[in-house]
Small-subunit ribosomal RNA, 3' minor domain from Dissulfurispira thermophila, 147 nucleotides, folded computationally. Its mean pLDDT, the model's own confidence on a scale to 100, is 81. Taxonomically the source falls in Dissulfurispira (Bacteria, Pseudomonadati, Thermodesulfovibrionales, Dissulfurispiraceae). Its Rfam family is "Bacterial small subunit ribosomal RNA".
Context: one part of a larger RNA
């Protein structure tokens, strides 16, 4: 390379990261219940028992032990919640990518001036209503400033 310009969005393709997400799975923790080891404490203790007491002795007493019962009790189990994390059907937009599709919204008065807020509508850029702005061109007039 200067309007045969520039440029917007949907759609299609590829890749990338991110969000949402039923479900599934670890971890952690709460509550209720079940079960309940070792041990603790209490009771019982007909079995056992050298030390202390009585007795010449046999034996008895005291104390202790086993056993049994109960209390507390770790782990485990069942049910139901909380939290962190992982995974995930599906889904949402985003980014990037010489030569894809549809249109042409914006840039000139961009061919309906544009833009902002808001409401509604539409394959898409967008369109319509309404209020506002000039960061609108053109024509005419008015006011002000400068020469």
């Nucleotide at each position: 390379c200067a309007c045969c310009g520039c440029c917007c969005g949907u759609c299609a393709c590829a890749c990338c990261a991110c969000g949402a997400a039923a479900g599934c799975c670890u971890g952690u923790u709460g509550u209720a219940c079940c079960c309940g080891a070792a041990g603790u404490u209490g009771g019982u203790g007909a079995g056992c028992u050298a030390a202390c007491c009585c007795g010449c002795a046999a034996g008895g007493g005291a104390g202790g032990c086993a056993g049994c019962c109960a209390u507390c009790g770790a782990a485990g189990g069942u049910a139901u919640g909380g939290c962190c994390g992982g995974u995930a059907a599906u889904u949402g937009g985003g980014g990037u990518g010489a030569a894809g599709u549809c249109g042409u919204a914006a840039c000139a008065a961009g061919g309906u001036a544009g833009c902002c807020g808001u409401u509604g509508g539409g394959g898409a850029a967008c369109c319509a209503g309404u209020g506002g702005c000039u960061g609108g061109a053109u024509c005419a007039c008015c006011u002000c400033c400068u020469u």